The RNA shown here (small-subunit ribosomal RNA) has 1440 nucleotides and comes from an uncultured prokaryote.

RNA sequence: AAUGAACGUUGGCGGCGUGGAUUAGGCAUGCAAGUCGAGCGACGCACUUGCCUUCGGGCGGGUGACGGAGAAGCUAAAGGGAGAGUAACGCGUGGAUAUGUACCCUCGGAUCUGGGAUAGCGUCGGGAAACUGGCGGUAAUACCGGAUAAUGUCUUCGGAUCAAAGGUGUGAUUCGUCUGAGGAUGAGUCCGCGUCCUAUUAGCUUGUUGGUGGGGUAAAAGCGCACCAAGGCUAAGAUGGGUACCGGGUGUGAGAGCAUGGCCCGGCUCACUGGGACUGAGACACUGCCCAGACACCUACGGGUGGCUGCAGUCGAGAAUCUUCCGCAAUGGGCGAAAGCCUGACGGAGCGACGCCGCGUGCGGGAUGAAGGCCUUCGGGUUGUAAACCGCUGUCAGUUGGGAGGAAAUGCUAUCUGGUUUGACAUAUCCUCAGAGGAAGGACGGGCUAAGUUCGUGCCAGCAGCCGCGGUAAGACGAACCGGACGAACGUUAUUCGGAAUCACUGGGCUUAAAGAGUGCGUAGGCGGCUUUGUAGGUGAGGUGUGAAAUCCCACGGCUCAACCGUGGAACUGCGCUUCAAACCGCAAGACUUGAGGGAGACAGGGGUAAGCGGAACUGAUGGUGGAGCGGUGAAAUGCGUUGAUAUCAUCAGGAACACCGGUGGCGAAGGCGGCUCACUGGGUCUCUUCUGACGCUGAGGUACGAAAGCUAGGGUAGCGAACGGGAUUAGAUACCCCGGUAGUCCUAGCUGUAAACGAUGAGCACUAGUUCGGGGGGACUUCCACAUCCUCCCGGACGUAGCGAAAGUGUUAAGUGCUCCGCCUGGGGAGUAUGGUCUCAAGGCUGAAACUCAAAGGAAUUGACGGGGGCUCACACAAGCGGUGGAGGAUGUGGCUUAAUUCGAGGCUACGCGAAGAACCUUAUCCUGGGCUUGACAUGCACGGAUUCCGGCGGGGAAACCCGUCGUGCCCUUCGGUGAGCUCUUGCACAGGUGCUGCAUGGCUGUCGUCAGCUCGUGUCGUGAGAUGUCGGGUUAAGUCCCUUAACGAGCGAAACCCUUGUCCUUAGUUGCCAGCGGGUAAUGCCGGGGACUCUAGGGAGACUGCCGGUGUUAAACCGGAGGAAGGUGGGGAUGACGUCAAGUCCUCAUGGCCUUUAUGAUCAGGGCUGCACACGUCCUACAAUGGCGCGUACAGAGGGACGCAAACCCGCGAGGGUAAGCAAAUCCCAAAAAGCGCGCCUCAGUUCGGAUUGCAGGCUGCAACUCGCCUGCAUGAAGCCGGAAUCGCUAGUAAUCGCAGGUCAGCAUACUGCGGUGAAUGUGUUCCUGAGCCUUGUACACACCGCCCGUCAAGCCACGGGAGCGGGGAACGCCCGAAGUCGCCGAGCUAACCCUACCGGGAAGCAGGCGCCGAAGGUGAGUUCCGUGAUUGGGACU
Repeated sequence: AAUGAACGUUGGCGGCGUGGAUUAGGCAUGCAAGUCGAGCGACGCACUUGCCUUCGGGCGGGUGACGGAGAAGCUAAAGGGAGAGUAACGCGUGGAUAUGUACCCUCGGAUCUGGGAUAGCGUCGGGAAACUGGCGGUAAUACCGGAUAAUGUCUUCGGAUCAAAGGUGUGAUUCGUCUGAGGAUGAGUCCGCGUCCUAUUAGCUUGUUGGUGGGGUAAAAGCGCACCAAGGCUAAGAUGGGUACCGGGUGUGAGAGCAUGGCCCGGCUCACUGGGACUGAGACACUGCCCAGACACCUACGGGUGGCUGCAGUCGAGAAUCUUCCGCAAUGGGCGAAAGCCUGACGGAGCGACGCCGCGUGCGGGAUGAAGGCCUUCGGGUUGUAAACCGCUGUCAGUUGGGAGGAAAUGCUAUCUGGUUUGACAUAUCCUCAGAGGAAGGACGGGCUAAGUUCGUGCCAGCAGCCGCGGUAAGACGAACCGGACGAACGUUAUUCGGAAUCACUGGGCUUAAAGAGUGCGUAGGCGGCUUUGUAGGUGAGGUGUGAAAUCCCACGGCUCAACCGUGGAACUGCGCUUCAAACCGCAAGACUUGAGGGAGACAGGGGUAAGCGGAACUGAUGGUGGAGCGGUGAAAUGCGUUGAUAUCAUCAGGAACACCGGUGGCGAAGGCGGCUCACUGGGUCUCUUCUGACGCUGAGGUACGAAAGCUAGGGUAGCGAACGGGAUUAGAUACCCCGGUAGUCCUAGCUGUAAACGAUGAGCACUAGUUCGGGGGGACUUCCACAUCCUCCCGGACGUAGCGAAAGUGUUAAGUGCUCCGCCUGGGGAGUAUGGUCUCAAGGCUGAAACUCAAAGGAAUUGACGGGGGCUCACACAAGCGGUGGAGGAUGUGGCUUAAUUCGAGGCUACGCGAAGAACCUUAUCCUGGGCUUGACAUGCACGGAUUCCGGCGGGGAAACCCGUCGUGCCCUUCGGUGAGCUCUUGCACAGGUGCUGCAUGGCUGUCGUCAGCUCGUGUCGUGAGAUGUCGGGUUAAGUCCCUUAACGAGCGAAACCCUUGUCCUUAGUUGCCAGCGGGUAAUGCCGGGGACUCUAGGGAGACUGCCGGUGUUAAACCGGAGGAAGGUGGGGAUGACGUCAAGUCCUCAUGGCCUUUAUGAUCAGGGCUGCACACGUCCUACAAUGGCGCGUACAGAGGGACGCAAACCCGCGAGGGUAAGCAAAUCCCAAAAAGCGCGCCUCAGUUCGGAUUGCAGGCUGCAACUCGCCUGCAUGAAGCCGGAAUCGCUAGUAAUCGCAGGUCAGCAUACUGCGGUGAAUGUGUUCCUGAGCCUUGUACACACCGCCCGUCAAGCCACGGGAGCGGGGAACGCCCGAAGUCGCCGAGCUAACCCUACCGGGAAGCAGGCGCCGAAGGUGAGUUCCGUGAUUGGGACU
């Protein structure tokens, strides 16, 4: 895009079309084929008339557009319906003729004369009916005889033979009849070509193929028969099976095609199923006949009747397809002289949005941009000029009335150019009336694909054509609003074509995506060098016939337009006939040598077959030497060995394979071929250019060869070695490793016929840049030879241009450009499976599906990530060391348990002395129990009321919060009425509040990789692209640091530097710090005057840059060593953290979307809990002691803090502390004692003078308050613990270790945290390993990225398929039996009007009944064949 459609929702009108696609299933009822009286006889009826009459009527005649039956004629073979069958001369197209052809047309001839019947009818019968019998008599255009006889037929060419019907009319005539010829029409038959799928159908055929003869037909012919011959068809697909009416056309498509054959037209076939003939011009006959069968109906049970695939209609089945309508007015048909009759053909109407086409559902104005709806950032936006409202119009439908045309013939009348008659049906169109009044929906809005927001829902409900949406912010589900596309329709489903170059003729492919047969030889076939002549099959050109009409296309025209219709043209790409041409293809004949082959000479070679020979090694045997192990492995064990192994020597035996040479070297078609020699033998190359003269290439079938394994038979067997045994390894180990070992491996003869049989690349020919290497020939140059060089032919490789290719790559050995031939492919799985066939001894091979299922499977390349891959490098990563943890007691955090509650968060590294820089109350939380409050503890605003509140007191209840009550006044202005501010008791409204949820909606902040050296960009270049390059490589660095090279050149974020601090010096300044020199003073002290020298303080500066020297290195970067220097190669430390990763952490810091809550999840109070303890883990403290503990004495810091504070000194207390109190907002005073250290003394290795837990008593401090639940002191008590399993942590120098000090938090509480200084080591200079990281490279089936991906069994459910003892059913044939109707043949004693003989009887001729025979449908039976269904069970497969 389309449809004979169907379904869902909706539905105003009209025109033109169209409508049983399924059960060729069954049918009630009505109608669909009759007509002719101008061919016939009789009857009835009506009218008329004559005669008779008993007036009832009877007998005749005539007329009739009257009636029904008969007999005669014509028609009924058309028209109408359907598509079952048919793969066929059925159809299409083009030819042919051995033939008929009623009615019709034209032309010719004829139409004479006789006869006998029969229906109707009458009468008598049978039968339920259908129907039928006997007798009697009758007509014809019915039937029959005779005559005539050619222009007919037959013919032996003499001849023979063949016809008729009349009717009407006054008549002419007309209509008929017969016989010929021609035409037209319509048939019959034959032929060339074309016409679906299947080879898992390969052979078929006996009247079969042909001939002769006679038969038969309208007609040729095996059409049928007899005889003779043995043919005919087939790979260009016979035969069989499946499916199907064919064509014009139709749909689609650019076309070529593909699909289709409904309506209309042509052909064919069918008429309940099967068979058969009759009649006829024509049938083997839709509404005729006979027979058989099935079905249905009637019946008196004896017997009969029927055939809608005609028009309507009905049932059934189905997703599904209409009225039991009107009319012969038109067109057409039959009959008739005609009028006319008949006509479900046809013309019309009805039903169905089934299709196509047209029209309408209003038009213009209208912004307070109304209300309502929806959204909102709350400002507004949108629906939306849409509505309302104002003005206008009148299509369609409705109503009223008029009305053209379809109609002209025929007929009638009249005598003539006339008049008159005929409409089933619907209506164009015009007019009247009224009023915007009666007339819009369905699907869609994630992308494809035009069109989005909100709410609801929460992997539910649902959507979905494909991809895919939905797990609490869904543009995808449902709804609303809005929007875009269509519109009386819109969607869905089904089907066809297109897109699909996705079966590729036009127009595809096969190295790796599916696809080259394992390789030759070769049949058919296809294709084929150069040249001449001829021919004219192909080919080209012209002419001509045909290619029906309709359809399509073009032009014009008719319906108002369109759909629709008419007229004309073009086209129908085809086929036939004919003329011309002769290049090319073909064919015929001839010539040629370049393709191919032969000949001569030479050469290389693991080419093949067979025989023989050889050495090394191995194993075994025998003997000698020898004496304990050998062997084997990662390590072992099994195994062998004192009966003497292994080792070693000698001899013998056996089998298999042939080291070195040996090589991208050689040969072969491939498989493949390797010691040496000989024999036989295939192929190749080069040279000569001697011969033949296209002999060629490919190759469906066919045939030969064909690794290894395997099979059969017979040998052989050293080594190796499936199976098997043993030992190990392992969770297991039916494996890898080891010790043994059978088939086999070897030979002979045969089979098998497959491999990653690979270059994953079929064969042949030709053409298209090169460079280089190897192998085999020939030639040139060189006087000759050799080498070198060059040229040439063949073979084998590498690199590479153009081109090709998706890329990788390929590239004269093509995967380039062409030609020829063959094979093969068409998404993945199922499956190379099943089944069938075929081959094989078997194993198995070849051929080779489907159901079902998935939305992918696959190729090449890219970036990452990963690897029990590689290379380089780094890090307290390991190693080397020091000290710890893990064991004890305690502290603290976590889990768990418990609890009314033990609030919450954090969870490998990167949670766990973490949030928490400090839970007794407070803190503190939806923690728990209980009490009270509700505009609220806190913020803003509005409204009403008020002096009660505010402030300061008092009283009562209560655990408090809070509740109740009471007293006093007070701010500004004041006209003393009040007003305002402020205030809040009360009330109401907005709202407050939430440490409630979501860190997976977020911002911000933070952790980690990691202070690792990386992460990117611009331009350029390369690539179809993803991407690459830069950023790689060589060096170097702590570093993508720097240098060099370089299709890259630059740049940015990181690194470094800049900043702070510390280490040295200089300078400036000199108080609260300092004190050398001067002076004063003290018991003593920078205490004082003073000083700036020093220390110090805090401002400024200097200094370090690989700067200098030597060496190494590429004249580089840099590294190594050295000098100088306080400091040396980043001097030490800090701050500083790239792109990103972990949906990492935090909604309980803060902020914030959404959700939830609002007398509670808010706010408040008291008490309790967060501290709870069988247990487990993390982080610490203190220890286990003598490098120690205790006591006494004594020395030296830094950095901090201090007013709600630090507090000296003094007094009291053993002490914690208390009392009193100077100083200090601090370089001034205080905290403040530094400790380890040093000196002296005691302790002497012990559960201790170690260790300090626990507990008792007595105290102190803070605080409203130390019971749950603080810290400290004194006295007493004196637990575990004697250095810690597996495992594990930190640290490379002022570091570890060790020692103390201060601070923050804080009323109080520090083993924690943050800082500070004192003392002060050991080890390493390496990178094998563990962990992590960086760069380069490699593989990848991973990309949620190895915590990845993924395989198979098993369990369960379900689906389709194969096998299956069988069972059931269908199809097509075959053999035999039976054999209806009927044609044909024979018989025909029974019967018979026409003709003949006969006076009659009778006979003849010709027939009939009946019988027999051939054939013969249905039926029966038998053995096969094929297809389908089903089947206990079984097998594999798909999905979950």
Rfam family: Bacterial small subunit ribosomal RNA. Its family is annotated with ribosome and structural constituent of ribosome in the Gene Ontology. The RNAcentral record of the sequence draws on ENA. Model confidence (mean pLDDT): 83 of 100.